[in-house]
The part of an RNA shown here (small-subunit ribosomal RNA, 3' major domain) has 476 nucleotides and comes from an uncultured bacterium. The full RNA is in RNAcentral, with records from ENA and SILVA.
Context: one part of a larger RNA
Order: sequence, then C1' cells, then structure tokens
RNA sequence: UGACGGGGGCCCGCACAAGCGGAGGAACAUGUGGUUUAAUUCGAUGAUACGCGAGGAACCUUACCCGGGCUUGAACUGCAGGUGAACGAUUCAGAGAUGAUGAGGUCCUUCGGGACACCUGUGGAGGUGCUGCAUGGUUGUCGUCAGCUCGUGCCGUGAGGUGUCGGCUUAAGUGCCAUAACGAGCGCAACCCCCACCGACAGUUGCUAACUGGUCAAGCAGAGGACUCUGUCGGGACUGCCGGCGCAAGCUGCGAGGAAGGCGGGGAUGACGUCAAAUCAGCACGGCCCUUACGUCCGGGGCGACACACGUGUUACAAUGGCAGGUACAGCGGGAUGCCAUGGGGCGACCCAGAGCGGGACCCGAAAACCUGUCUCAGUUCGGAUUGGAGUCUGCAACCCGACUCCAUGAAGCUGGAUUCGCUAGUAAUCGCGCAUCAGCCACGGCGCGGUGAAUACGAUCCCGGGCCUUGCACA
Repeated sequence: UGACGGGGGCCCGCACAAGCGGAGGAACAUGUGGUUUAAUUCGAUGAUACGCGAGGAACCUUACCCGGGCUUGAACUGCAGGUGAACGAUUCAGAGAUGAUGAGGUCCUUCGGGACACCUGUGGAGGUGCUGCAUGGUUGUCGUCAGCUCGUGCCGUGAGGUGUCGGCUUAAGUGCCAUAACGAGCGCAACCCCCACCGACAGUUGCUAACUGGUCAAGCAGAGGACUCUGUCGGGACUGCCGGCGCAAGCUGCGAGGAAGGCGGGGAUGACGUCAAAUCAGCACGGCCCUUACGUCCGGGGCGACACACGUGUUACAAUGGCAGGUACAGCGGGAUGCCAUGGGGCGACCCAGAGCGGGACCCGAAAACCUGUCUCAGUUCGGAUUGGAGUCUGCAACCCGACUCCAUGAAGCUGGAUUCGCUAGUAAUCGCGCAUCAGCCACGGCGCGGUGAAUACGAUCCCGGGCCUUGCACA
C1' cells in the first nucleotide's frame, strides 16, 4: 500500500422485511451428468455451465462409428512433359462414390502458339488434429457499481502520501463549503434512438366534418385537408416561478401553471482492472503433430440409447372452471419456388379450381379475455400422457428419427418436504399474435408485439452483494 475480520461508523441494491405468483411432488418437452454403445462428435461446469455455441441433427448439416473408394487428391496455385476443344446424352455394373460405353460436339490463331480439360512428375495443398497456460479479435462477470488515474507543487531517507480527506448533499468522485494543494484525464451526467403533448409542412393506397350522388348496409363514389393517422422539421421541463428550511449546494409542499415535475418512462452506451474466466470448432495466427492419412468422396448408422440424478420449461390437478352456441375491439411484423380471398369436396389434417397482392392497398386475419345455456364437486363432461387403428402434408426418402388430423384408449396428478426463484406499475400475473432459422419439423425454445391488469414496501435488527471512512492484523 492492499486484502481480510463472526471490528466500528455512514450509505445503497427486490438484499431482507411487506406482498403477489412460481420452482422443488406428477406427466411430457428440452439441456446436462452418469451409464451404455461400433459411435453415442466436440466445446461450456459455483455465482458467470446445464431450452448454452445450435436463430431448425431424417439424407445433407456432421466434425463421430462401420463399410466401399481416391492419393497432386473435393477446392487453390507455380513449373516441366504428353494428349485432347471444352462439354457430354444414352446404356450397363454397383448401395452409392465410381468404373465402362461413349451418340453428339470438334475452340481461337499473326501457324510461333494460346484458352480450357485430362494424364505423368515435382514445389506444394489439406487437417473441426494438440496447445485459449504462446496469441489477436470477441465475450461473460464484479457492475451502469462510482470509482480509476495523471501533471506540477508540498510532505516523507524510502515504499508512498496529499489531491480523492472533513461537513452537508446527490442516482452519481453529483455538487457546495472548507482545505498544501492547484488543475486535468478516463468514468457519471449530457449530446443519440423510441414513447408521452403541441405546432408547421405534406395528403395516397390512409381519413370523412361540410356539400352532392348512392346503397339492404358500407368513405361506396364525386369532392375535401378540417379531424384521426402517417412522416420530416421544430417547440416544450430548466427546481424556470411561489411558500418553508439552508451560508451555499440542495431538500421539501394532495403549491401554481402544464400533456409531462424534479434523472418524465424505456433503450443504446459498460472506466482502470479482476477471474492465467470463455472461445485454436466462427475467423485469424506462433509452435508441435498427420501426409496412400489425423486428408478427401460415398452408402448406412450415430449425435434421438436409458436402471438413474440434476437444471430450465410446458400442461395440469379444476367451478374466478370444463364443454356447446353466439359475438366485439389490437400492435409489432412477414409474403413471389410466396401470402392466398372466394367456390367446390372431405368430420378433419388437407385436396381441386381460382381472383387479388411487389408492400400505408390486398392476403395471412380468426383473436384470447366477455355474454348465455349446461355440468354440481366426482379421479369427474377435470386432466391429457400412453397405446391401437385409419389418414394428410413436406421431402429422392419419414423403419431407426418428422409434424399434423380423425376414431378408440384414457395413465400419473386432488396444490407439492427441507429448501429456493422472479417481481415496486402499465410492473407482476394472465391472454393471445408476429418474426428469424426453415422443404418439413420434434418451437412447450429464442426475439419482439399488443389486450386485461393487481397487491405491498412499517422499516433498516438480521441474511447476501457492493461503496466510502476508520481500526486491528499471525496474510501478500
């Protein structure tokens, strides 16, 4: 100087407390460990691994295993020699890779040769092989915590200290006062984006107040730019005003005005550093290793196994409910090998025909919550696993190993031990919708969007984590 203390003081955080809803018990989905296996490819392992890399494992992917092939090789490039345009339909063998057959085709030229392809030789290629403890780049975490430092000066023999401490204040090393310090930098804040209010400009595919036409009805049509809305530029909030407290900074008021009040709400933004944290399998790269194989092509299998253990979720155990019928109101977004209105067929998944749509128009599009009837507390009209049968679709192909539909079957489960998680407001809870990846889909995942919409916070004793000052010290 730090770190540490079941030392002290001050302060903060869904850290506790006050509440609401979960997990831990059940079934299933998914990830992991373990076990098994020819292989169950590899990585991630307290917080900070475990619906994580993977925003799509039937083949491919694919890195793993078995088998069949190749060795200048699947892809790239230089040189030398040789041959032929390149390309290649068809047929045969084969699981395919591949091998054979080769119809057809017969390049340009300054006649030296050139382009392209193949063969032979050679320098080299190739490696998801190892090392993240050789590295770059990127990332997690402490933590959006308020800290981390420098120049000059001063103090100290020196390591170092001061500044950065003290009082008040703040979300904040944010400020004010004080002060051997005076200043400054990276962080904080602000500048950026979205939401909430207003104005100007612009009105189509959006809108409809006035006028006109028109319909069973309808901005449907003429028309209009008023309104909603869309999308560009501005305004607006600053403790600016008032009262109280205070030297000041600032605090406080069911104060005024205002759409918004004291950081208005959300996002992006992550200081010096810590964990030899993670990644050599995104990529790049040093070193080491393989070179008829640790490279590469193909068929099949595996990554999907299953006594078990754990994490994360979905669905439930029901009456604030199940079923049947009727019926309103969103927003973000997506669409041409696409979205598909409408008509017909089918109980249905879906099929057939077929209009519109290049994005504010049309289509997906129907929402869920709400209302009425019924069920009357039961393993049930709860719950839907599992299994049998019959199908639909995608795709070369659904046996291993896809999703969906119909009929039948109807398991466990009656609110979950110790323990543990999230959340302070348009939040929790609950309800559906969209997108990426994508032929299809194991999506109950991820990322967004809107609808309905709470309870509680006395407080700072305790648990956890953190910041500042101080003290002790057997640690560095």